The RNA shown here (Lysine riboswitch aptamer) has 177 nucleotides and comes from Filibacter tadaridae. The coordinates come from a structure-prediction model, not an experiment, and the mean pLDDT is 79. Rfam family: Lysine riboswitch aptamer. About the family: Riboswitches are metabolite binding domains within certain messenger RNAs that serve as precision sensors for their corresponding targets. NCBI's taxonomy places the organism under Bacteria, Bacillati, Bacillota, Caryophanaceae, Filibacter.
[in-house]
RNA sequence: AGUGAAGAUAGAGGUGCGGGCACGAUGAGUAUACUCUUUGAGGGUGGCUACCCGAUGAUAAGGAUAGAAAGGCGUCUCUGCCGAAGUGAAUCGACUGUUGCCACAUUCGAUUUGCUGGAUUUCCAUUGAACAAGUGGGAGUUUGUCAGGUGAAAUUACCUGGAGAGCUAUCUGAUUG
Numbered sequence: 001a002g003u004g005a006a007g008a009u010a011g012a013g014g015u016g017c018g019g020g021c022a023c024g025a026u027g028a029g030u031a032u033a034c035u036c037u038u039u040g041a042g043g044g045u046g047g048c049u050a051c052c053c054g055a056u057g058a059u060a061a062g063g064a065u066a067g068a069a070a071g072g073c074g075u076c077u078c079u080g081c082c083g084a085a086g087u088g089a090a091u092c093g094a095c096u097g098u099u100g101c102c103a104c105a106u107u108c109g110a111u112u113u114g115c116u117g118g119a120u121u122u123c124c125a126u127u128g129a130a131c132a133a134g135u136g137g138g139a140g141u142u143u144g145u146c147a148g149g150u151g152a153a154a155u156u157a158c159c160u161g162g163a164g165a166g167c168u169a170u171c172u173g174a175u176u177g
Stems, first nucleotide, its partner, number of pairs: 001176003006172006014082001016081005022075003032066002035063004042053003045103004050098001085116010096105002117143011145162007
């Protein structure tokens, strides 16, 4: 002076990201409780098991009265941060669904792996109760950054392209000359 998907520390992006409190809408006049009417022997997610409820009427449907919560979302504020984090898949675990085992379902957690630089508009797919919101893809806009190019000429303008495994700064180490 170079080179590598080498390491450490610090940092930038901006309607940036996560979490907590409070409040709000949705969920929902739903679940559930009680009662009435009809039904009439089963019911408690599926299998085995035990237990519980049931002709003093189970279950299911309808009516009256009372009437939630969680997940998801928004606002405000506090706080931790800048692969922040999100999301799909697989596996494992925890809670709940009467008990035990197996399966299944909701929610939560962990690991591995795929995708995504951030914001935003719209279309498609998907998750979702959802006309909310999220994720991925297509087409745009915008923003930061790097690379290449064009013009300027002293730090910018424009065009094209890339992706956070990025970019900037400092340091360390390996290696080549």